[in-house]
Molecule: transfer RNA
Organism: Chaetodon auripes
RNA sequence: GCACUUGUAGCUCAAUGUUAGAGCGCCGGUCUUGUAAGCCGGAAAUAGGGGCUAAAAUCCCCUCUUCUGCU
Numbered sequence: 001g002c003a004c005u006u007g008u009a010g011c012u013c014a015a016u017g018u019u020a021g022a023g024c025g026c027c028g029g030u031c032u033u034g035u036a037a038g039c040c041g042g043a044a045a046u047a048g049g050g051g052c053u054a055a056a057a058u059c060c061c062c063u064c065u066u067c068u069g070c071u
Stems, first nucleotide, its partner, number of pairs: 001070003007064001010024004018054001026042005047063005
């Protein structure tokens, strides 16, 4: 330099163009003599930019990042 792959919540993963969700974690409440567990509630995310579309996490282009291979 070229090709492939990856990027979604603090972490691990879903969502194949039509409302972004789960588990663990975090915060508050309830329960307990107290802690844990249980129950109820809450905050929190589509790597960045542009395009197609009525509608984009999803399709296209560029950049960045991750991984693998070739030279």